[in-house]
Large-subunit ribosomal RNA, domain IV from Candidatus Ancillula trichonymphae ImTpAt, 352 nucleotides, folded computationally. The coordinates come from a structure-prediction model, not an experiment, and the mean pLDDT is 87. Lineage of the source: Bacteria > Bacillati > Bifidobacteriales > Candidatus Ancillula > Candidatus Ancillula trichonymphae. The full RNA is in RNAcentral, with records from SILVA.
Context: one part of a larger RNA
Formats: sequence, structure tokens, C1' cells
RNA sequence: UCAUGGUGAAGGAACUCGGCAAAAUACAUCCGUAACUUCGGGAUAAGGAUGACCUGAAUUGUGAAGCCCCUUGCGGGUGAAGCAUGAAGGGUCGCAGAGACCAGGGGGUAGCGACUGUUUAUCAAAAACACAGGUCCGUGCUAACUAGAAAUAGGCUGUAUACGGACUGACGCCUGCCCGGUGCUGGAAGGUUAAGAGGAAGUGUUAAACUUCGGUUGAAGCACAGAAUUUAAGCCCCAGUAAACGGCGGUGGUAACUAUAACCAUCCUAAGGUAGCGAAAUUCCUUGUCGGGUAAGUUCCGACCUGCACGAAUGGCGCAACGACUUCCCCACUGUCUCCACCAUGAACUCG
Repeated sequence: UCAUGGUGAAGGAACUCGGCAAAAUACAUCCGUAACUUCGGGAUAAGGAUGACCUGAAUUGUGAAGCCCCUUGCGGGUGAAGCAUGAAGGGUCGCAGAGACCAGGGGGUAGCGACUGUUUAUCAAAAACACAGGUCCGUGCUAACUAGAAAUAGGCUGUAUACGGACUGACGCCUGCCCGGUGCUGGAAGGUUAAGAGGAAGUGUUAAACUUCGGUUGAAGCACAGAAUUUAAGCCCCAGUAAACGGCGGUGGUAACUAUAACCAUCCUAAGGUAGCGAAAUUCCUUGUCGGGUAAGUUCCGACCUGCACGAAUGGCGCAACGACUUCCCCACUGUCUCCACCAUGAACUCG
């Protein structure tokens, strides 16, 4: 000097990102116990009192011997000794009686997630995942779907109260408008559209014919290329569908102080954000403004609404219980600190 323990005057979180760490609480019996609530909880809420040993005729439990009865049994009745329990009371000892070990700190507020669970083996346990519940879509059984070139297997020795896929995520109150775009589903009149079918017109070749002997024309066959016509899904098109992917405006004016605008006008759109919430896990400006808490509060709580850029199953808003979650406050408690000191054990270092 370090590590691990122990104790500490006065103060008691002034420490610090943050009470991290430590301290404190801790058991049993009795008393007592709030808001809120899904009436189950919350709750060991909180907050108190008592606790050793000896005695203890109360109380309570058990109930022998003996006696009686019969259905003779591990039977019934009577009986009350003994043993246990041990209130009130009385007594004894210590500084201290749940004497050591062991053994909840508590309360209030808000956010998120309903809950018990699950997870990054080896820096993250959470608000992430899952979940019961909700909704939509598909699937009629040789099911859809999945694995596999296939046989086949799973689904399932199941059958729509079933199975598969997607989203949401207990419960309560709810879930508004838009189908123009993209997707999906349905439709089939018209347009477009492949291979295939079709084979018009054409090209090459040449038997033959003609010839100015250079060449010209040229059937059939063979070969090449190929128009019209015919022809599916798809696309165009017409509808439906948002708990499908998604989207949910601007400008100008107006009331008898001012301010504001229920109101009017106008442009654009598929439709212009409803309920609820709102400086929020979302608010840039921003430490917004007001109120509360503090002597003093960029955090916190309650409001306001000017929502840069909340908003309704990419769910909205609440919510009892729950949480090694996150925020703020209070009580208790303390070497976290003011401000360090000493002790024990171990190690390092210095000297020998």
C1' cells in the first nucleotide's frame, strides 16, 4: 500500500449518473391494518405489544386399573388415577430472554409490459419473445400446407368447435373516414397476346420451251421463308375488399375594446385524422407556460395545447394484481460522504 472482515464521536445521502456498497429489517403469538379493486386481492400492508427459567388447584386433550353389560369384540357403558397443555397470578437471574446461527426494510408516484414463463452458453433478462383471448385468410379429406426430382412421410390414426398461414396480445370502453395507387378475390363483352393449326403471295434449284447462243421464261418435285385466318391464361378493362400493404390537406376573410373565429369564400384530393390521448419511451424551438414538491428542482407529478413529427388490432385510451424492469419522492438506516481513525487476518514492498 492492497485485499477480506470488525468497530466508530457529531452529523445522517451533504457521496454519487444513481443510496452502488454497507447498515437496518427479519421468527412466533396477540392486537391492528388504508387508497384502490377484476371483490379473489391489496396484506406478513402499514403500525404496535409480548417472548428466558421455576411454579401454576383454571382450561383443554388423552384416558389406565377396577366395576357392569352383551351380539365375546382391537366391543359398549361407568370410572377417574396418570400424562400432556398451560391463561391469569406468584417467584428467580442477567447489560441484554426470537440472547448464538438462522432470519422480509417499509411507504407513496408515474411509465412500460396484463399475469406465471422465455431469451443473446461466454459484456444485454428487458419495455424484447411467448402467452390465454381477439380478428382475417386458406382448407371438404388422396384437405390446404410442409419435407422429398419420386416413391412416400408429416398434417392425422385428426375432419371446419379441425388443421395451416398472417396480424394483434389478459380484462374494461372502443376500434372513425378513404378502394385513387399496390395486393388479393370475382367477372367476362371488347382490345392486346405465345407455341401450335393454317397456308395466300414469294425465293432457290431445273425437266422442258424459246434464243441474237450472251441468255430468258420456267411445270412437277425438293428446299427456304411465310400473309390472312384460328387460339389460353395473363395484361388492359369492370366490380368487391383496409383487424389487406397503405393514406387520412392548403389559402383568404369574418363577432360592438382587444384577442380568437362557431361562420363564409376558394383551390386541391381517393379521403382530408373521428373518439381518446398529448412538451409524451413520441416536443425540434425547450430548462415551453402555469401549479405542486425543495431554502434552491434541465429530472419528477398535475394541468394547458402552439401535436417540428400521437391516434385507433404496424391497435387507441384506461386498468386491480404481478416485475432481480425504468423514473421521482418520503420514513427507517447507516463510514456513501463531511474526514478519516483504529483493530484482526492474508498478500505485496522496504530493511535485516